[in-house]
Context: one part of a larger RNA
RNA sequence: GGUGAACGCUGGCGGCGUGCUUAAGACAUGCAGGUCGAACGGCAGUCUUCGGACUGUAGUGGCGCACGGGUGAGUAACGCGUAACUGACCUGCCCCAAAGUCGCGGAUAACGGUUCGAAAGAAUCGCUAAGACGUGAUGUGCUGUCCGGUUGUGUCCGGCCAGUAAAGGUUUACCGCUUUGGGAUGGGGUUGCGUUCCAUCAGCUAGUUGGUGGGGUAAAGGCCUACCAAGGCGACGACGGAUAGCCGGCCUGAGAGGGUGGCCGGCCACAGGGGCACUGAGACACGGGCCCCACUCCUACGGGAGGCAGCAGUUAGGAAUCUUCCACAAUGGGCGAAAGCCUGAUGGAGCGACGCCGCGUGAGGGAUGACGGUUUUCGGAUUGUAAACCUCUGAAUCAGGGACGAAAGACACUUCGGUGGGAUGACGGUACCUGAGUAAUAGCACCGGCUAACUCCGUGCCAGCAGCCGCGGUAAUACGGAGGGUGCAAGCGUUACCC
Numbered sequence: 001g002g003u004g005a006a007c008g009c010u011g012g013c014g015g016c017g018u019g020c021u022u023a024a025g026a027c028a029u030g031c032a033g034g035u036c037g038a039a040c041g042g043c044a045g046u047c048u049u050c051g052g053a054c055u056g057u058a059g060u061g062g063c064g065c066a067c068g069g070g071u072g073a074g075u076a077a078c079g080c081g082u083a084a085c086u087g088a089c090c091u092g093c094c095c096c097a098a099a100g101u102c103g104c105g106g107a108u109a110a111c112g113g114u115u116c117g118a119a120a121g122a123a124u125c126g127c128u129a130a131g132a133c134g135u136g137a138u139g140u141g142c143u144g145u146c147c148g149g150u151u152g153u154g155u156c157c158g159g160c161c162a163g164u165a166a167a168g169g170u171u172u173a174c175c176g177c178u179u180u181g182g183g184a185u186g187g188g189g190u191u192g193c194g195u196u197c198c199a200u201c202a203g204c205u206a207g208u209u210g211g212u213g214g215g216g217u218a219a220a221g222g223c224c225u226a227c228c229a230a231g232g233c234g235a236c237g238a239c240g241g242a243u244a245g246c247c248g249g250c251c252u253g254a255g256a257g258g259g260u261g262g263c264c265g266g267c268c269a270c271a272g273g274g275g276c277a278c279u280g281a282g283a284c285a286c287g288g289g290c291c292c293c294a295c296u297c298c299u300a301c302g303g304g305a306g307g308c309a310g311c312a313g314u315u316a317g318g319a320a321u322c323u324u325c326c327a328c329a330a331u332g333g334g335c336g337a338a339a340g341c342c343u344g345a346u347g348g349a350g351c352g353a354c355g356c357c358g359c360g361u362g363a364g365g366g367a368u369g370a371c372g373g374u375u376u377u378c379g380g381a382u383u384g385u386a387a388a389c390c391u392c393u394g395a396a397u398c399a400g401g402g403a404c405g406a407a408a409g410a411c412a413c414u415u416c417g418g419u420g421g422g423a424u425g426a427c428g429g430u431a432c433c434u435g436a437g438u439a440a441u442a443g444c445a446c447c448g449g450c451u452a453a454c455u456c457c458g459u460g461c462c463a464g465c466a467g468c469c470g471c472g473g474u475a476a477u478a479c480g481g482a483g484g485g486u487g488c489a490a491g492c493g494u495u496a497c498c499c
Stems, first nucleotide, its partner, number of pairs: 001498003005495005012359006018352002020317001025315003029312003034063003039060002042057006070270003079195008089187002094183008102136004111126006141164004146159004168175003196242003203233003208230008245267004249260004272293005295306004323349001325348003331345001332343004362392004372383004397436005405427001411420003443488005448469003454483005464471002
């Protein structure tokens, strides 16, 4: 000098930050992921010119739920950082370009009937729709075997054969759908170098190291498998053990370095412990599924339900860490043509001197230098211009006004360039402005030396102090109190840790 601090004494205001470092212990309650009726058939309600229209939605279907948010357990690793490679790869939504969007069919949920169960839920019969599902055609193209050329191993060009698409909606102008090529974005994989301590860890290794065939993947690969060979790593530290998420950064320091990784940003890993796959462009998926384990809850004892390391909150642990708040107004995200809906992301408010910064507790004058206190050599000295007193200003408080953050989208018109006039504020009647207006909290530590600051009394190696040296045994500037002083100041000290 620093801190996500804690503790003691004290404590007025505001702004900006920041707040479970311990038990990745356990969790009551509420909320944190939906949306689309312009994909579809129902059902209910309202209106009806009896044609239908509108509103709502359980279900089928689409997209999203792989983002955002949390935590740091595990991990010494291509995990991270940095620099490369991918002729070994994928990429929904978005952009550009080319071509297409023609027919046919069978179901099923919802619904209705019946039944079982305490519940969670389930069974069976019957009906129905679609952009759900299946199939035929077409094949610009694409994919596959083979052939020819090309070259950075699977790149690119050409040929034969075989295979392979689609879906419609409404307000008729758009939005979709299919195939392919390219882009953008995001990701997967590989490699060089760097990345803590212990040698009181010296040898380690059988899918082990390599090859061939096969499987698997978007993709190279012992990734997996069968066979064959006997290799591979290691004092340039293998193997083992301990500790630990990594980085941009942050702290310190003249620097070199040392320490650290909380908040914010990037990457990784995890979601009660362990394993597994399904769906999907993407997961082996925090608020999806299955199995095992531990725990908790319901039960009619037959069987079921659950997962806050999301936001609040509870409990435990602990020296110690907040509100079961407001709003989607803004920014961003999901869905939707849109209106809009959802969003504990986010924007805000609340609590805590936890930190930094700013402000205030007054300013000027005021001596017979009052009273009181302390001290005294009894003359005085000091507290001390300090107070009183006079003048001035006006934190608080009250009243009036009152924001920026919000102009886009939408709507209307359009010559498609744009133009027009409106709506929308949680914070918040807050900040701020104007007027009125009262002199209006100060504490904490220290005063032997280091180290700024001295006397009196009490105590008498006692009681005690102490960071080091050390002080205290009858005159203690070192203990305790008082007066005075010094240093910081809404803080001041102590403890812990780092340089």

Description:
The prediction has a mean pLDDT of 87. Predicted 3D model of a 499-nucleotide part of an RNA (small-subunit ribosomal RNA, 5' domain) from an uncultured bacterium. Its Rfam family is "Bacterial small subunit ribosomal RNA". RNAcentral holds the full RNA, with entries from ENA, Greengenes and SILVA.